A computed fold for a 73-nucleotide RNA from Candidatus Atribacter hydrocarboniphilus, annotated as transfer RNA.
It matches the Rfam family "tRNA". The family's RNA type in Rfam is transfer RNA.
The coordinates come from a structure-prediction model, not an experiment, and the mean pLDDT is 83.
The sequence was found in a public genome assembly.
RNA sequence: GGGGCUGUAGCUCAGUUGGGAGAGCGCCUCCUUGGCGUGGAGGAGGCCAGGGGUUCAACUCCCCUCAGCUCCA
Numbered sequence: 001g002g003g004g005c006u007g008u009a010g011c012u013c014a015g016u017u018g019g020g021a022g023a024g025c026g027c028c029u030c031c032u033u034g035g036c037g038u039g040g041a042g043g044a045g046g047c048c049a050g051g052g053g054u055u056c057a058a059c060u061c062c063c064c065u066c067a068g069c070u071c072c073a
Base pairs, nucleotide, nucleotide: 001072002071003070004069005068006067007066010025011024012023013022019056027043028042029041030040031039049065050064051063052062053061
């Protein structure tokens, strides 16, 4: 320098007709216990890596950039 893959909640990850942003764990509150844990109920937490384009509408399609991993040179 060129190709491929990945980037979504604090962590690990889902998200196919383009129209609802989600799960598990963690965290907070209440109940349960003498207390902790377990269990039950509820809740907070997101510029969907960044920019631009297409579209009535973009996490999703197209282009560029950035970061990580990987292959080739």